[in-house]
RNA sequence: GAUUUAUACAGAAGUGGCGAGAGAUCAGGCUCUAUGACCCACUGACAACCCCCCGCUUAAUUCGGGGAAGGUGCCAAUUCCUGUCCCGUUUGGGAAACUAUAAAUU
Numbered sequence: 001g002a003u004u005u006a007u008a009c010a011g012a013a014g015u016g017g018c019g020a021g022a023g024a025u026c027a028g029g030c031u032c033u034a035u036g037a038c039c040c041a042c043u044g045a046c047a048a049c050c051c052c053c054c055g056c057u058u059a060a061u062u063c064g065g066g067g068a069a070g071g072u073g074c075c076a077a078u079u080c081c082u083g084u085c086c087c088g089u090u091u092g093g094g095a096a097a098c099u100a101u102a103a104a105u106u
Base pairs, nucleotide, nucleotide: 001106002105003104004103005102006101007100008099013043014042015041016040017039021032022031023030026083027082028081029080044075046073049071050070051067052066053065054064055063084095085094086093087092
């Protein structure tokens, strides 16, 4: 890098460094940003995918509850929103695609 499955309206920031753009890509919107964003380092948190424990059950670790040492992830805004399709049409609802992450395989 590719494939499969699952999840994505919840949750969680301080310090230092850097110095101009950033929010994945394209378009439109909107937002963040010299009161220093984005990014990097450290520390801390959040969460519970992997993991551990308990219970019920089974064709099946399927479901429910709990834990947080370790491997990841994550800590503005729903994946920031829209874009394709369906329903409704005044605003809306649903599905997909894309993207991200995890686990497994390659």

The RNA shown here (SAM riboswitch aptamer (S box leader)) has 106 nucleotides and comes from Daejeonella sp. H1SJ63. Its Rfam family is "SAM riboswitch aptamer (S box leader)". Rfam's curators write: The SAM riboswitch is found upstream of a number of genes which code for proteins involved in methionine or cysteine biosynthesis in Gram-positive bacteria. The organism belongs to Daejeonella, within Bacteria.